[in-house]
Context: one part of a larger RNA
RNA sequence: UUGGGUUUAAAGGGUGCGUAGGCGGAGUGUCAAGUCAGCGGUAAAAUUUCGGGGCUCAACCCCGUCGUGCCGUUGAAACUGAUACCCUUGAGUGAGUGAGAAGUAAGCGGAAUGCGUGGUGUAGCGGUGAAAUGCAUAGAUAUCACGCAGAACGCCGAUUGCGAAGGCAGCUUACCGGCGCUCAACUGACGCUGAGGCACGAAAGUGCGGGUAUCGAACAGGAUUAGAUACCCUGGUAGUCCGCACAGUAAACGAUGAAUGCUAGAUGUCCGGGGCGAAUGAGCUUUGGGUGUCACAGCGAAAGCGUUAAGCAUUCCACCUGGGGAGUACGCCGGCAACGGUGAAACUC
Numbered sequence: 001u002u003g004g005g006u007u008u009a010a011a012g013g014g015u016g017c018g019u020a021g022g023c024g025g026a027g028u029g030u031c032a033a034g035u036c037a038g039c040g041g042u043a044a045a046a047u048u049u050c051g052g053g054g055c056u057c058a059a060c061c062c063c064g065u066c067g068u069g070c071c072g073u074u075g076a077a078a079c080u081g082a083u084a085c086c087c088u089u090g091a092g093u094g095a096g097u098g099a100g101a102a103g104u105a106a107g108c109g110g111a112a113u114g115c116g117u118g119g120u121g122u123a124g125c126g127g128u129g130a131a132a133u134g135c136a137u138a139g140a141u142a143u144c145a146c147g148c149a150g151a152a153c154g155c156c157g158a159u160u161g162c163g164a165a166g167g168c169a170g171c172u173u174a175c176c177g178g179c180g181c182u183c184a185a186c187u188g189a190c191g192c193u194g195a196g197g198c199a200c201g202a203a204a205g206u207g208c209g210g211g212u213a214u215c216g217a218a219c220a221g222g223a224u225u226a227g228a229u230a231c232c233c234u235g236g237u238a239g240u241c242c243g244c245a246c247a248g249u250a251a252a253c254g255a256u257g258a259a260u261g262c263u264a265g266a267u268g269u270c271c272g273g274g275g276c277g278a279a280u281g282a283g284c285u286u287u288g289g290g291u292g293u294c295a296c297a298g299c300g301a302a303a304g305c306g307u308u309a310a311g312c313a314u315u316c317c318a319c320c321u322g323g324g325g326a327g328u329a330c331g332c333c334g335g336c337a338a339c340g341g342u343g344a345a346a347c348u349c
Stems, first nucleotide, its partner, number of pairs: 004320003007303002012317001014200004021193003025087001027085005033080002035076008050064005090190001091187003094183005103175006109153001113149008124135002161168002205246006215239001219235004257316006265294012298305002322349003331342004
């Protein structure tokens, strides 16, 4: 390389949008680029194949012949392609309707925590395995009233819902994205994937400016211990919060790329539609979409997966090729930096 693979053995890009490219639904006609067929040319000789012949055989030698490919020409028209017309099931639009912690901004709320002021009140409080550091007669802890601040939203709450992923949860309002169902009015293949590219991207981190109640890396003290640069305790800076800008990584996980079609079912639950069901209900049934559990066939090394596939197929992208060295070195690109992306080899087993 071919082949084979990618849930857990090496291997799915963190996610989306999308350029080039690759691939692409049903019908009719035309063209003939691919495709197929005939004929011709060319494919030096030697060698090779096949058929003969000559050295007693063979090696060796001689004669003839085939030939993938390329070019030309004449045809065929199923498939691919091109083109013209056309269709509606893919895709989209429209009308009606529905659910939701999807997003952004503003306003508001109560509980808790800490602090402040005042009242009551007196000797402890706090903390632990036990203690001590710490706080407290300058009146703490506890309790009542009032006030201030910042952060997070109990119950509902769920195997729930929404979002492309990261993620999203008090209430209200405004703006706004996506999705499901029903009708089948409209467009008529407008589609799928997507190297580069662009955008988004938890936490921690960075810059500038605010804010700082809680918690709390670093740090200090008290314990524990042989030691204790820890686990436990008392404090506590950065940070945690907000705005703007960067960074661009995670066990970014379903460790499972996206799309389409097909292949027994059973049973929960969420959101729609139809029918039955005292007008409205519970319920039953049916039909779509999501989200779970179990299971047939099949698959799998097994665990397990199993219409939400890891089954059967097709298209496109990404990635893997023994362990260590190493996600390191060097170079390049990006970044304020931290670092990120790309990414070896020697050597060794």

The part of an RNA shown here (small-subunit ribosomal RNA, central domain) has 349 nucleotides and comes from an uncultured bacterium.
The RNAcentral record of the full RNA draws on ENA and SILVA.
It matches the Rfam family "Bacterial small subunit ribosomal RNA". Rfam links the family to the GO terms structural constituent of ribosome and ribosome.
The coordinates come from a structure-prediction model, not an experiment, and the mean pLDDT is 87.